[in-house]
Context: one part of a larger RNA
Molecule: large-subunit ribosomal RNA, domain I
Organism: Betaproteobacteria bacterium
């Protein structure tokens, strides 16, 4: 030095576990905000820090209801000082307080800071003062009436929010094996607006000589008919089957008629809760829920915990129960004016939408790229008829059929999930699953926009090793605890690489 065996160190794989994630289902909720939001800064504790909670009345105050023995939130113990059956802590509801910044709104500003006016008040302190729009009133120029303007009052708006929705604007990479029409795609992005859904919607629609009867969504029709440098690609409708189903309003006059609204009662749901059956002995063991023996309950044998695997030990589960206050909803009752107004019905008389439809030119949307190109929208120029009328039926014409534009409203079926509650998983199990199971959008990096980690496990219980010894300490040896300490806090298991020690053999 090599090989082998044994025994260690290092290291943190593997196994087991789960506080955290991921994906669903059902129900709810679908908004918050000048009564100051979302999000923050700074504070508040007996006690330094972080988290949580709260706001100078500061881990809290008041009232009502629940609850029933301990409590003063967590990391997180120790100490101190207190509260509590005269019902605390805790849970729910309703209130009070709520610094400063932030739409931020008295002015300014390098957010959490600086500086004001006016009114009330002895003071401390309190209130008010942004902008825009709408309405009303007062005032009021050039300029006579007026108007512009100014002032006051009242009301509204502003900002934030995950996706879904509507509208405006609108790419490129890419594909076409290059590329220009085309595609990607009316996508991404940006802007505006709204709602719990939005949008659409009661035929100037389709159809085909038979008929249907608003819209929306799904399945088929169908990758069909078409469209297309007829390339790449794009891609319907009629019709059939389902989900859902709902229709209405807009002038005048007359008649008829009794609604909206308010109050109470009762019921249901939700926001705290309460009740809730049934087991013992034995053996092994550190420990019984395991073994053996004998019982019991079950509208409860879902699940979790307890020193190993518990229907009957604990929490629960099935099933029942519910307050004050509040919200939603249903049924019923009541009030009120009869002078009017408004809804419904009947009759009569009317009206029935013009710079519109259509056309030329240029674009866009329609599955449809200008094409034979109908239909829809319109930048520009034009421009009808008006029910004896008009639109459409894919150039156009006729016949025929069908509908009535240029005003408006409308639930459901449909889309989504920042969030709340319940439940589930041939989903993950710490290099996985969220970036984040832990002080995580933290530490750290970057001027900034932004980027962005690592890091779980002693034990059933700290019983976390009193005391003695070596040592400056670190560390170790005894003793003690424990089932186990090769479970000792660098703590479950403890693989490999890598590094020792002992022995044997070889050189």
């Nucleotide at each position: 030095u090599g090989c082998a065996u044994g025994u260690g160190g290092u290291g943190g794989a593997u196994g087991c576990c789960u506080u955290g994630g991921c994906g669903a289902u059902c129900a709810c909720a679908g908004g918050c905000g000048a009564u100051g939001a979302a999000g923050g800064a700074c504070g508040c504790g007996c006690a330094a820090g972080c988290c949580u909670g709260c706001g100078a009345g500061a881990a809290g105050c008041u009232g009502c209801g629940g609850g029933g023995a301990g409590u003063u939130g967590g990391c997180a113990a120790u100490g101190a000082a207190a509260c509590u059956u005269u019902g605390a802590u805790c849970c729910g509801c309703a209130g009070a307080u709520g610094u400063c910044c932030g739409a931020a709104u008295g002015g300014g500003g390098a957010a959490a800071c600086c500086c004001a006016g006016c009114c009330c008040g002895u003071a401390a302190g309190g209130g008010u003062u942004a902008u825009u729009c709408u309405g009303u009133g007062c005032u009021g120029a050039a300029u006579a009436c007026a108007u512009a303007g100014g002032c006051a009052c009242a009301g509204a708006a502003g900002g934030c929010g995950a996706a879904c929705c509507c509208g405006g604007u609108g790419a490129a990479c890419u594909g076409a094996a290059a590329c220009a029409u085309c595609u990607a795609a009316g996508u991404a992005g940006c802007c505006g607006g709204a709602g719990g859904a939005a949008a659409a919607g009661a035929a100037a629609u389709c159809a085909a000589c038979c008929g249907a009867g608003a819209u929306u969504c799904c399945c088929g029709a169908a990758g069909u008919a078409g469209u297309g440098g007829c390339g790449a690609g794009c891609g319907a409708a009629c019709c059939g089957g389902g989900a859902g189903g709902a229709g209405c309003c807009u002038g005048c006059a007359a008649g008829u008629g009794a609604u909206a609204u308010u109050u109470g009662a009762c019921g249901a749901a939700c926001c705290a809760u309460g009740a809730g059956a049934a087991c013992g002995c034995u053996c092994u063991g550190g420990a019984a829920a395991g073994u053996g023996c004998g019982g019991c309950c079950g509208c409860a044998g879902a699940g979790g915990g307890u020193g190993a695997g518990a229907g009957c030990c604990c929490c629960g589960u099935a099933u029942u129960u519910u307050a004050a206050g509040g919200u939603u909803u249903g049924u019923u009752u009541u009030u009120g004016g009869u002078a009017c107004u408004g809804a419904g019905c009947u009759u009569g008389c009317g009206a029935g939408a013009a710079g519109u439809a259509g056309g030329g030119c240029g674009g866009g949307a329609c599955a449809c790229g200008u094409g034979a190109a109908a239909u829809c929208c319109u930048g520009u120029c034009u421009g009808a008829a008006u029910a004896u009328g008009g639109g459409g039926g894919g150039c156009c014409c006729a016949u025929c059929c069908u509908c009535c534009a240029a005003g408006g409203c409308u639930a459901a079926a449909u889309a989504c999930u920042c969030g709340u509650g319940a439940u589930c998983g041939a989903c993950c199990g710490a290099u996985a699953g969220u970036g984040a199971a832990c002080u995580a959008g933290u530490a750290c990096c970057g001027u900034g926009a932004g980027g962005g980690a690592a890091a779980g496990g002693c034990g059933a219980a700290a019983a976390g090793a009193a005391c003695c010894c070596c040592g400056g300490g670190a560390g170790g040896g005894g003793a003690g605890u424990g089932a186990a300490a090769c479970a000792g806090a660098a703590c479950c298991u403890g693989a490999a690489a890598c590094c020792g020690c002992a022995u044997g053999c070889a050189u």